[in-house]
Context: one part of a larger RNA
RNA sequence: UGACGGGGUCCUGCACAAGCGGUGGAGUAUGUGGCUUAAUUCGAUCCAACGCGAAGAACCUUACCUAGCCUUGACAUGCAAGUAGUAGAAGCCUGAAAAGGUGACGAGGUAGCAAUACCAGCUUGCACAGGUGCUGCAUGGCUGUCGUCAGCUCGUGUCGUGAGAUGUUGGGUUAAGUCCCGCAACGAGCGCAACCCCUGUGUCCUGUUGCCACUCCUUAAUUGGAAGCACUCUGGACAGACUGCCUCGCUUAAACGAGGAGGAAGGUGGGGAUGACGUCAAGUCAGUAUGGCCCUUACGGCUAGGGCUGCACACGUACUACAAUGCCUAGCACAAAGAGACGCUAAACCGCAAGGUGGUGCAAAUCUCAAAAACUAGGCCCAGUUCAGAUUGUCGUCUGCAACUCGACGGCAUGAAGCUGGAAUCGCUAGUAAUGGCGCAUCAGCUACGGCGCCGUGAAUACGUUCCCAGGCCUUGUACA
Numbered sequence: 001u002g003a004c005g006g007g008g009u010c011c012u013g014c015a016c017a018a019g020c021g022g023u024g025g026a027g028u029a030u031g032u033g034g035c036u037u038a039a040u041u042c043g044a045u046c047c048a049a050c051g052c053g054a055a056g057a058a059c060c061u062u063a064c065c066u067a068g069c070c071u072u073g074a075c076a077u078g079c080a081a082g083u084a085g086u087a088g089a090a091g092c093c094u095g096a097a098a099a100g101g102u103g104a105c106g107a108g109g110u111a112g113c114a115a116u117a118c119c120a121g122c123u124u125g126c127a128c129a130g131g132u133g134c135u136g137c138a139u140g141g142c143u144g145u146c147g148u149c150a151g152c153u154c155g156u157g158u159c160g161u162g163a164g165a166u167g168u169u170g171g172g173u174u175a176a177g178u179c180c181c182g183c184a185a186c187g188a189g190c191g192c193a194a195c196c197c198c199u200g201u202g203u204c205c206u207g208u209u210g211c212c213a214c215u216c217c218u219u220a221a222u223u224g225g226a227a228g229c230a231c232u233c234u235g236g237a238c239a240g241a242c243u244g245c246c247u248c249g250c251u252u253a254a255a256c257g258a259g260g261a262g263g264a265a266g267g268u269g270g271g272g273a274u275g276a277c278g279u280c281a282a283g284u285c286a287g288u289a290u291g292g293c294c295c296u297u298a299c300g301g302c303u304a305g306g307g308c309u310g311c312a313c314a315c316g317u318a319c320u321a322c323a324a325u326g327c328c329u330a331g332c333a334c335a336a337a338g339a340g341a342c343g344c345u346a347a348a349c350c351g352c353a354a355g356g357u358g359g360u361g362c363a364a365a366u367c368u369c370a371a372a373a374a375c376u377a378g379g380c381c382c383a384g385u386u387c388a389g390a391u392u393g394u395c396g397u398c399u400g401c402a403a404c405u406c407g408a409c410g411g412c413a414u415g416a417a418g419c420u421g422g423a424a425u426c427g428c429u430a431g432u433a434a435u436g437g438c439g440c441a442u443c444a445g446c447u448a449c450g451g452c453g454c455c456g457u458g459a460a461u462a463c464g465u466u467c468c469c470a471g472g473c474c475u476u477g478u479a480c481a
Base pairs, nucleotide, nucleotide: 001481002480003478004477005476007475008474010472011471012470013469015465016464019428020427021426022425023424026320027319028318029317030316031315032314033313034311035310042053043052064306065305066304067303068302069301070300073128077127078126079125080124081123082122083121088105091102092101093100094099108119109118110117111116130295131294133293134292135291139289141284142283143282144280146278151190152189153188154187155186156185157166158165159164170181171180172179196272197271198270199269201239202238203237204236205235207233210229211228215226216225217224242266245260246259247258248257249256322421326380327379328378329377330376331375338369339368340367343362344361348357349356350355387418392413393412394411395410396409397408398407434457435456436455437454438453439452440451
């Protein structure tokens, strides 16, 4: 100087408390451990692994296993030699395919008048290719974490024999090393804040595909059209918030705090992006790159089938429930953000339904996908039920060469556990929690109940900081570095 302390002071945080909803019990989905296996590919392992890499494992993917094949190789460059019905190739034979044979037919580029030479091609040989093989404790790059915590440093000066100290400590204050005052310090840098994006208000501009107040025509109509750009909206520019104004408080002051006015918004308005010096030899050689080591008729390459989906069990994360603030039936409103051509698909018709037929419109503010909870009416009457839906049987639909291992969805039948969950434990402070649906990426299809977004409905509680956890400043002890 640090680190540590079941030392101290002060302070902060959904850290506790106050509340709301969960997890832990059930069933299922999914990941992991374990076990099993020919293989169940590999990695991730406290917080910070476990719906993680994987924004989609039937084949492919695929790295694993079994079997069959190839050996200058599926791919790149170079060298040497050889080769002319050459490159390519319908078809045929063996085969699960790959592959190995055979093969009708049958080309090209550059230079040159041409002969011809060279290229492309093929064969052989040599250099080499190839490796998701090992090492993340050899590395780059990227990432997680403490933590969006308020810290981490430097120059000059001064002090100290020196390591170092000072500044950065102190008194106030702040979300903040934020700002003010003081001070052997004076300045500065990386962080904080601001600058950026979205959102909340207004003005101006814009006016189709958007809008419809006024006017006209039209219709059974609230329908359609004209006209219009007022309004909503689209998306561009600007304005607006700065403790600017008023009062009070603090040490007379400053910074600041409390209240008020005005205002769409008030003290960082709300949200996002943005992550200092460093810590964990943290993670990743399987995203890519890369040193070293290793394999080279195999640890490389191709193919078929299987596996990654196995199941006495254990754990994590979710979904669905256990019901009446509910379930069922019928009726009936209101979104935002997105996507669409090998696509989204309308009307109409068929089917109980999944879906099929159909083929209108739309490269989309024009067309399509396309809401649910809510609300209204009726039924159920506290029951393992008109709750719950696992499991199983059967019949179907769709995608796709192909749904046996191993897809999703629908109909009928079946109707398991489950009556609110022990110890323990998680999230959340407002348009938040809770709850309802919608969209997208990946994608032929899908194991999505996951991930990332969007809007609808919409709470309760915070006395306070003693305690638990994490962190920050100062201080103290230390046989630790």
Predicted 3D model of a 481-nucleotide part of an RNA (small-subunit ribosomal RNA, 3' major domain) from a metagenome. The full RNA is in RNAcentral, with records from SILVA. It matches the Rfam family "Bacterial small subunit ribosomal RNA". Gene Ontology terms of the family: ribosome and structural constituent of ribosome.